RNA sequence: GGGGGAGUAGCUCAGUUGGGAGAGCACCACGUUCGCAACGUGGGGGUCGAGGGUUCAAUCCCCUUCUCCUCCACCA
Numbered sequence: 001g002g003g004g005g006a007g008u009a010g011c012u013c014a015g016u017u018g019g020g021a022g023a024g025c026a027c028c029a030c031g032u033u034c035g036c037a038a039c040g041u042g043g044g045g046g047u048c049g050a051g052g053g054u055u056c057a058a059u060c061c062c063c064u065u066c067u068c069c070u071c072c073a074c075c076a
Stems, first nucleotide, its partner, number of pairs: 001072007010025004019056001027043005049065005
C1' cells in the first nucleotide's frame, strides 16, 4: 500500500424487503429473609464510531473518514 471483517446500553451481543432501538449480565428500588445470597417485580441508562448524501422516513442504501482484528504485498 491492497483485500476482507468488526464498531449498537457499563460488558457480551442480536436486530437490515428502510418505518417499534432490543436481549442477557451488571446497576438502582421494592418484595421475600433476622441479615446476605438466590429468586420475583419494577426502573434508569443509547448522538447505533464520525461527517455528508439519497429518501416522506436510515443501525440498515451510497460516498468520505477514524479505530481495532485478519490475510496479502513491500521492506534498498